Source information
This is a predicted structure of a 73-nucleotide RNA (transfer RNA) from a Candidatus Kaiserbacteria bacterium. NCBI's taxonomy places the organism under Bacteria, Bacteria candidate phyla, Candidatus Kaiseribacteriota. Its Rfam family is "tRNA". The family's RNA type in Rfam is transfer RNA.

[in-house]
RNA sequence: GCCGCCUUAGCUCAAUCGGUAGAGCAGCUCACUUGUAAUGAGCAGGCACCCAGUUCGAAUCUGGGAGGCGGCU
Numbered sequence: 001g002c003c004g005c006c007u008u009a010g011c012u013c014a015a016u017c018g019g020u021a022g023a024g025c026a027g028c029u030c031a032c033u034u035g036u037a038a039u040g041a042g043c044a045g046g047c048a049c050c051c052a053g054u055u056c057g058a059a060u061c062u063g064g065g066a067g068g069c070g071g072c073u
Stems, first nucleotide, its partner, number of pairs: 001072007010025004019056001027043005049065005
């Protein structure tokens, strides 16, 4: 220098063919227990790396950036 993949909740990851975002773990509350752990029930938490475009509508499609990983030279 070129090519490919990835970026969504505190962490690890989902989300059909574009229709308004979810799970597990972690956190908080309650129940249970002599108490803790475990278990059960519930709650909270993200405008999706940034900018622009297409569209009635974008996490998803397009373009340009940024960061990370890998490959080639």